[in-house]
RNA sequence: CAGGUUGGUUGGACGAUUGCGGAGCGGCGGCGCCGCUUCGAGGAAAGUCCGCACUCCACAGGGCACGGCGCCGGGUAACACCCGGGGCGGGGAAACCUGCCGGAUCGGGCCACAGAAAAUAACCGCCGGCGGCCAACGCGCCGCCGGUGAGGGUGAAAAGGUGGUGUAAGAGACCACCGGCGUUCGUAGCAAUACGGGCGGCCAGGCAACCCCCGCCGGGAGCAAGGCCAAGCAGGAACAAGUCCGGUUUUACCGGUAGGAGGCUGCUCGCUUCCGGAACCAUACCAUGGGAACAGUUCCGGGUAGGCUGCUAGAGCUGAGCGGAGACGUUCAGUCCAGAGAGAUAAUCGUCGGGCGCUGGUUUCAGCAGUGCUGAAGUUGGCGCUUACAGAAUGCGGCUUAUAAACCGACCUGGGGA
RNA sequence: GCCCCAGUAGCUCAAAUGGAUAGAGCGAGGCUCUCCUAAAGCCUAGGUUGGGGGUUCGAAUCCCUCCUGGGGUA
Numbered sequence: 001c002a003g004g005u006u007g008g009u010u011g012g013a014c015g016a017u018u019g020c021g022g023a024g025c026g027g028c029g030g031c032g033c034c035g036c037u038u039c040g041a042g043g044a045a046a047g048u049c050c051g052c053a054c055u056c057c058a059c060a061g062g063g064c065a066c067g068g069c070g071c072c073g074g075g076u077a078a079c080a081c082c083c084g085g086g087g088c089g090g091g092g093a094a095a096c097c098u099g100c101c102g103g104a105u106c107g108g109g110c111c112a113c114a115g116a117a118a119a120u121a122a123c124c125g126c127c128g129g130c131g132g133c134c135a136a137c138g139c140g141c142c143g144c145c146g147g148u149g150a151g152g153g154u155g156a157a158a159a160g161g162u163g164g165u166g167u168a169a170g171a172g173a174c175c176a177c178c179g180g181c182g183u184u185c186g187u188a189g190c191a192a193u194a195c196g197g198g199c200g201g202c203c204a205g206g207c208a209a210c211c212c213c214c215g216c217c218g219g220g221a222g223c224a225a226g227g228c229c230a231a232g233c234a235g236g237a238a239c240a241a242g243u244c245c246g247g248u249u250u251u252a253c254c255g256g257u258a259g260g261a262g263g264c265u266g267c268u269c270g271c272u273u274c275c276g277g278a279a280c281c282a283u284a285c286c287a288u289g290g291g292a293a294c295a296g297u298u299c300c301g302g303g304u305a306g307g308c309u310g311c312u313a314g315a316g317c318u319g320a321g322c323g324g325a326g327a328c329g330u331u332c333a334g335u336c337c338a339g340a341g342a343g344a345u346a347a348u349c350g351u352c353g354g355g356c357g358c359u360g361g362u363u364u365c366a367g368c369a370g371u372g373c374u375g376a377a378g379u380u381g382g383c384g385c386u387u388a389c390a391g392a393a394u395g396c397g398g399c400u401u402a403u404a405a406a407c408c409g410a411c412c413u414g415g416g417g418a
Numbered sequence: 419g420c421c422c423c424a425g426u427a428g429c430u431c432a433a434a435u436g437g438a439u440a441g442a443g444c445g446a447g448g449c450u451c452u453c454c455u456a457a458a459g460c461c462u463a464g465g466u467u468g469g470g471g472g473u474u475c476g477a478a479u480c481c482c483u484c485c486u487g488g489g490g491u492a
Base pairs, nucleotide, nucleotide: 001414002413003412004411005410006409007408008407009406010405012352013351014350015349016348017347018346020040021039022038023037024036025035026034027033028032042389046400047399049398050397051396052395053394054222055221056220057219059270061269062268063267064266066218067217068216069215070214071085072084073083074082075081086101087100088099089098090097091096102213103212107211108210109207110206111205123152124151125148126147127146128145129144130143131142132141133140160178161177162176163175164174165173179203180202181200182199183198184197185196186195187194188193226309227308228307229306235300236299237298238297239296242294244256245255246254247253248252259275260274261273262272263271280290281289282288283287316335317334318333319332320331321330322329323328353387354386355385356384357383358382359381360380361379362378363377364376365375366374367373368372419491420490421489422488423487424486425485428444429443430442431441437475446462447461448460449459450458468484469483470482471481472480
């Protein structure tokens, strides 16, 4: 210097005129107008994939169902996130990028086609026996029976590899070494693990982003959650448990109880709240009879869609020091940075900045040629086009996706120079 | 803002719920029949399963992410 990889920051600026929303102050005036000051979108505000804060369901306690996560150690309010490490892979020459991670020895299920066979081995082949064929023996060929799993073929995957012993032939059947697995001991490490030694023939696999088992976590809804005020209407139908006990001032009340209903926005247990019948009618006074309303549930129908609040001071942001490999933590200092409500921050003009293209001058170098041309680098003018992705709606911590361009740093490879 | 569903041939829908060649009807083209059409019969073509990545021997189907369309909610 060029190419590549990766981390961080910014992601237009200034001026003029007109126009918006919030807050504060002042003036007028009666719920409105005017003036001044000040503030006014993002790194993703997006997707709604996660975690929480907050609110409601009286409690948010136990169990089940259901859902999520899954190597180890840390960070955090928490997390499926982040940091550091371990192991198995993939891409790349490298820097680097990227996928996965408990259990197959609890049990069940699947492994198409091909192939003899996909978890019960036998198509070809090899060996032994019997029989037959060939002029005849051996060899060879054919058929049958038995043995075999080393060789060949099929496949993504078929009983670990090399060398030997052994056998009729062959095989971890046995032996040595290696590989994998299990177990035990030692070293390093907090650990996942790594390395080494001993023992064991254990060597029939894969899939759990199939059901499942183990460990850990989780109540559900969501700001259109909720709270307050004002205004307004019209209710109707059906279903629904109802036994007793005690006390007192004896026709009324209190306390309890069988039973019934509601309370998690899945079920259930606990717990808790309410109801637990003198209404009313008939008869002739007492009394008797009928036998509801009701706690609640379901269906049909009506009114309201207004205003205020929740609504922005926070697990906040910025800077510096210290601790830590790092995520991050801590101390000090500074600071307040939208809160709309059909949803505000815009429009016009001018100058500058960034990018692309065309064109002109000038300096240096190189080439060809002859006083010019071409190319590269630096610098300086003019013209044209363009300036990314994209807009809060309760808030925060992440993940994922989109993104023109500019600047800074680190690393890898190649070339050149000192 | 929040909560859910779907995407397969030109159109409307299937897929024994992971098995190899992704089917059917309508439509399109051709042939037969007919004087000519229609009907009927036969044949043919038409597919990156919305896009991408992953698991697996194998994915329309299982997992992750992006795009498009639709529904609900005071």
Predicted 3D model of RNase P RNA and transfer RNA as a complex of 492 nucleotides. Rfam match: Bacterial RNase P class A. By type it is a ribozyme. The coordinates come from a structure-prediction model, not an experiment, and the mean pLDDT is 75.